[in-house]
RNA sequence: GCCCCUGUAGCUCAAUGGAGAGAGCACCUGCCCGCUAAGCUGGAGAUCUCGGUUCAAAUCUGAGCAGGGGCA
Numbered sequence: 001g002c003c004c005c006u007g008u009a010g011c012u013c014a015a016u017g018g019a020g021a022g023a024g025c026a027c028c029u030g031c032c033c034g035c036u037a038a039g040c041u042g043g044a045g046a047u048c049u050c051g052g053u054u055c056a057a058a059u060c061u062g063a064g065c066a067g068g069g070g071c072a
Stems, first nucleotide, its partner, number of pairs: 001071007010025004018055001027043002030040002048064005
């Protein structure tokens, strides 16, 4: 330099172009307990960036950025 793959919550992962973007772990509040852990209840928290297509985009598409892999 060229090609391919990936990018969603603190972490690991879901979500057929369509209703409030969900789950587990972690975090916070409360309950429970003599205390802690476990358990139960509730809560906060995310679509890499900028454009395009579309009535509608996390999803399709262009460029860029970041990570991984292959070739040279």